[in-house]
RNA sequence: UACUGAUAAAGCUAAACCCAUCGUGAGGUGGGGACGGAAAGCCAAGGAUCUUUUUUAAGAUAGCCGGGUUGCCAAU
Repeated sequence: UACUGAUAAAGCUAAACCCAUCGUGAGGUGGGGACGGAAAGCCAAGGAUCUUUUUUAAGAUAGCCGGGUUGCCAAU
C1' cells in the first nucleotide's frame, strides 16, 4: 500500500420500548435499554421513503440503497 473480517484482543456505536424535552409534523436531543452494526463515524449534492401550516416550495431519514471522505484492531 492492497485486500479481507476470525469463535482473537482493546475499545466504539445503540433498534424497538419507557421517561424528559424541542418541533404543526416526519423527526431531533438527553437519560434508561440492547435488536443489531467493521464504518450503524461524518457528508442530504444521486435514488428511495416519509412530513408539512409557502406544495413548481420547505423539511426529515447517513440504522433504506448507492456515492464521497476520514479512521481502530487483526489475518494475508
The prediction has a mean pLDDT of 81. The RNA shown here (c-di-GMP-I riboswitch aptamer) has 76 nucleotides and comes from a Pseudomonadota bacterium. The model forms 94% of the base pairs in the Rfam consensus. It matches the Rfam family "c-di-GMP-I riboswitch aptamer". Gene Ontology term of the family: cyclic-di-GMP binding.